Transfer RNA from a Pirellulales bacterium, 75 nucleotides, folded computationally. Its Rfam family is "tRNA". The family's RNA type in Rfam is transfer RNA. The coordinates come from a structure-prediction model, not an experiment, and the mean pLDDT is 81. Taxonomically the source falls in Pirellulales (Bacteria, Pseudomonadati, Planctomycetota, Planctomycetia).
[in-house]
RNA sequence: GUCCUCGCGGAGCAGCCAGGAGUGCUCGUCGCCCUGUCAAGGCGAAGAUCGUGGGUUCAAAUCCCAUCGGGGACG
Numbered sequence: 001g002u003c004c005u006c007g008c009g010g011a012g013c014a015g016c017c018a019g020g021a022g023u024g025c026u027c028g029u030c031g032c033c034c035u036g037u038c039a040a041g042g043c044g045a046a047g048a049u050c051g052u053g054g055g056u057u058c059a060a061a062u063c064c065c066a067u068c069g070g071g072g073a074c075g
Stems, first nucleotide, its partner, number of pairs: 001074007010027005020058001029045005051067005
């Protein structure tokens, strides 16, 4: 230098190919219930401008371009 791959709540993921509500899972945090207490269990809540910038579209986590960071292959 070229190509491939990953980047999303506090943590780990799914969703992307084939556009339609930040949609879902596990853990964590907070509140309430339960309990003699803790843990476990039950109910509920908060928490994400989906790495960044731009484009296409009525509509983008998803498609396109550029760019940043991690990993890999080739030279």